This is a predicted structure of a 591-nucleotide part of an RNA (large-subunit ribosomal RNA, domain I) from a Dehalococcoidia bacterium.
RNAcentral holds the full RNA, with entries from ENA.
Rfam family: Bacterial large subunit ribosomal RNA.

Context: one part of a larger RNA
Order: sequence, then structure tokens, then C1' cells
RNA sequence: GGCGCACGGUGGAUGCCUUGGUGCCCAGGGCCGAAGAAGGGCGCGGCAAGACUGCGAAAAGCCUCGGUGAGCUGUCGAGCAAGCCCAGCCGGGGAUUCCCGAAUGGGGCAACCCAACACGGGUAAUACCGUGUUACCCCUUGCCGAACACAUAGGCAAGGCGGAGGCAAGCGGGGGAACUGAAACAUCUUAGUACCCCGAGGAAAAGAAAUCAACCGAGAUUCCCUGAGUAGUGGCGAACGAAACGGGAACAGCCCAAACCUUGGUCGCUCAGUGGCCUCGAGGCCUAUGCGGCCAGGGGGUUGUAAGGCCCAGCGGGGGAGGCUCGAGACUCCCCAAGGAGUUACAAACCGUACCCUAGCCAAAGGUCCAUGGAAGGGGCCACCAUAGAGGGUGACAGUCCCGUAGGCGAAAGGGGAAGGCUCCUGCUGGUGACCUUGAGUACCACGGGACACGGGAAAUCCUGUGGGAAGCAGGGGGGACCAUCCUCCAAGGCUAAAUACCCUGGGCAACCGAUAGUGAACUAGUACCGUGAGGGAAAGGUGAAAAGCACCCCGGGAGGGGAGUGAAAUAGACCUGAAACCGUGUGCCU
Repeated sequence: GGCGCACGGUGGAUGCCUUGGUGCCCAGGGCCGAAGAAGGGCGCGGCAAGACUGCGAAAAGCCUCGGUGAGCUGUCGAGCAAGCCCAGCCGGGGAUUCCCGAAUGGGGCAACCCAACACGGGUAAUACCGUGUUACCCCUUGCCGAACACAUAGGCAAGGCGGAGGCAAGCGGGGGAACUGAAACAUCUUAGUACCCCGAGGAAAAGAAAUCAACCGAGAUUCCCUGAGUAGUGGCGAACGAAACGGGAACAGCCCAAACCUUGGUCGCUCAGUGGCCUCGAGGCCUAUGCGGCCAGGGGGUUGUAAGGCCCAGCGGGGGAGGCUCGAGACUCCCCAAGGAGUUACAAACCGUACCCUAGCCAAAGGUCCAUGGAAGGGGCCACCAUAGAGGGUGACAGUCCCGUAGGCGAAAGGGGAAGGCUCCUGCUGGUGACCUUGAGUACCACGGGACACGGGAAAUCCUGUGGGAAGCAGGGGGGACCAUCCUCCAAGGCUAAAUACCCUGGGCAACCGAUAGUGAACUAGUACCGUGAGGGAAAGGUGAAAAGCACCCCGGGAGGGGAGUGAAAUAGACCUGAAACCGUGUGCCU
């Protein structure tokens, strides 16, 4: 020196564990903000330097109402001191809430600087202090008020829980790549993706057929399954890729514009065989009480087997009122009755019983038996409960020890809220007429683009930048060029819950992870640290049942060690187990 054996050191694998994660399901909830948010800065503790939590100069808290209750003065983090104890803790409501931040009196290098006005305090008077107000835009109202007489522009003031800013994901819209794939690359693809901007909401969007279909029919939208990787598109390459039908989830339909009637305003026209005063007949009246244009309000009305208006006819609970007169009829308005409807659209608010949410409460039944053990919940023996034998904890494995569980009970206050209160509505049917209305720079066409699974294609359909430009119900659109026939629908106005997406909270579950895993983060984690910055971004869990965390003695300056003691165990002593590499000590053999 090598090989082997034994015993150690180092190291932190492995096993076991779990306070933390992950996924799915169910239930509940879903915007916050000038009444100052989100997010921060700085403070607040008897001893309090730091971090977390909580709070805001009224500062780990104040008031009040409930629940619970014998302890309490939060955590790392033990202790001392001083206290409290109808305290504390949990829930509802309220008060306070520094400074920055949209930040908004002005400024500014965020958490700072400097004001004005009013009121109050203070001073002999300033100074100084406190409270409130003072940004911009918009809306409404009032006052003032140019060029330019009226007016308008503009200015000033007051009022407005009007706007402004934030928000992970989801949603609608306006813009919009490239790497990549095509084994190169240009059309194409990646992809209307990433990204930027705007906007809204608890969802958003869409939505009540100018839709599909196929000669049968369906009957708004959305989502899932299917149709189907089909029909198709495609340097017919790569690749892209439907729809209807059918099966489910959920279901809900409505309102305007216009015709016509009427009220008000305004401008104009008309002495007439005009027209009007509800209609008919007679009389009377009107120069606006007529007619036309425009504006505003009310009624009416909303459709495609066309519908509505006007006109006519029939029917229509009771009462009252109205108009130039009389007769008849009709109409309008009001009240009652009866009937119907409603707060998510269709008109619109509020109250609110039951019930639900935001704290909680009750809850059965085993042993001081025997033995093992440090410890019984394991073994033995004899019992009991069960609408409860889910689960967790307890010194090893517990239905009967503890928390719970099954099953029941519960709210002063706040929130939600069936029923009900309440509110709203009420003419219907038929007929007639080539009388009126039914969304125009629209439909459509041409050119240029875009969207449709569809790349210009035989290319319909939808959107529109430029130009042209209808019909108008005897009308118009669609059925994948186009034409005919037939079928179907009614554009050019608007609203609309649910089924769907995402997130948060609570609960349940898991052939999900178990500390190099699972979130980046089981621990001071978006921390330490790195970076000018945008941004990047860790490592790090485990004594024991209980600290019983080794009093005391010895060596040592200490660290550390040896005794002693605790403990079941101390090679459990700052820590479970403790593999390997690596380093030793002793010894056997070989050299």
C1' cells in the first nucleotide's frame, strides 16, 4: 500500500409522517370607487428592537345588539410586571379611520412642500393652531353677457352617492404579427392566435325569422351530444373544415316608427253653394271654433294563412258626467263590480308573513376486571348504544375517553324573500274598398376589399370604401351563378330571463402529490437575493407521549467532552430513520 472483517466520522438517500398543495363535484356568492377604492407609506404594545396579524393619533382597539362563556391581556416567543374578569371569543350594526394613491386647492423626485377663503381658538396686534371648502369635464337651474340691435358665443354661481380610477379569469368590439408548418418558399399555414386599445357585466354576447327546409314540414337565441373528420375548401400541397335533421339542457316573449284621432304651441291662407261645431233632420253659430305646414305631448298600432287605420254592421254588468238647441243614435271620460296581469324584457315602486343566509345549541352507550407494556385504544373476560360503526384526537389499533357524527333546535340586528298587501289593464266579432300606413341614399348594381369551413371560383349569402340608385302590398327578400314554376319569409328601429364561461367562499370526495414531489411558496415567499429597469427568483419540514431540553460534579479560556440525573429509548441531547460516495481507528491475510 491492497483486499477482507469490526467499529466510527461525514453525508442526508430511503422508509414513515403532514400543517401545504392539486383536481373534480355540490351549495352559496360575484363587482369596488370622489360618502375617496384597489394598493401602499408611516405609525399604534407596560417591558416591544425585528417580522407576521390586527388596528389608525379614539391606533393588537371604541360603542351597541345577539350568541357563547370561565377564563383573558394575538403569533414567532418563553418570561417579568401590572391588570381585567356581565371579561374574553364569535356574529350583525355603528363610530374613529394619519399620509400617499383616480388624488381632485397649487406644486411635486408617491407617502413631501406651499396656499386662498369662511368659521372657531389664540394674541395688545400679527404670528400660530383647528375644522370645513376650493381640480377638470358633463347635466340642470339662475345671473351676467361680446363682435352685432335682438340673439348667439362666452363668463360666474348654485345643485347633482353624474363621470374620472381599480379588477385574476371570463365576455363584446376596434386594430393585429412573426417564428413555425408546407421537410426550401411566395398563395396558404401558424391565426384573427400572441399582443395593443376601447367598453360592459356578474356574467357578456346572441335572440323572437325578409330563418331553415323541401313540395313534407319546423318555428327566437344560447350550450352539450350527434351528424363528421362527412359535405366541401385547398400551390386540390401542407392543411382548413361546416350546416340542416335527430337526441338532450333551458325555455318567454315583447315594445316602438307610420296611418288615424286628439291637446298645446307656432307660421301662413280663406267673406265662400268651401269647411267646421260627434252622426242624421231642422234651426242657430264660427274669419277661426275652418284649412295647410312645422314642433311637442297623449291615445291608437306592430303584422305576412298579410296586419293595422278609416268606414259599416252585430253583440257588449251597473252608475254618473260631458258637448250650441230639439228628437233619435253613437262617442269620450270618471267611479264601482267582475275578470286578468305584474316588478328579469313587455309601466312601475315599496311593505312584507313563512322560509333562507350572516354566530350558535342539544345529542346515546364500558369496565378502579386479568395479564403484557413507559403508556392500552391491542390480547383475554364480561357488558352496552346505534336514525349515531363518517372522520379526527387521545402515551400502540377506541361505536360506548374527548371533539364530533345520525337526528333535531336556534337570531336582537343586517341581507334575501314565496304568499299576501300593493300596482296596472279590460271592448269583442264580422264585413267592405286597386282609400291610407307598414322603417330610403335603404334594397340592389358596378368597382375595391373583408366575413362566411368556402383561397374569385359556376360563388349564392353577410359587411362596406367609391359611384350609381328602386319598388313601396297589383309590393318586397330568400331557396348557393342565372331563368321559370313552386315553396317560404317581411329587411333597412329597439328590449329580453334561463340553460353557457370564469372566479371567490364553504363543504364533500380522490386507484391525486407526500418535502428534488405537490403551487414558485407546508418554514419570515413573490420573501432573501439578482437587475438602472421591465423583470428574474430561491433554499429551507420531522427530539420526545410529555421538555421531563441534562440540577450537581470533573477536564477545558471556550467549543466540546466525562460522570450523575430525566426518559421506554440519549448512537432520541437539538435531535426520527440515517443508505452510498468520501475519511478514519483496530485487526486478519498478501506484498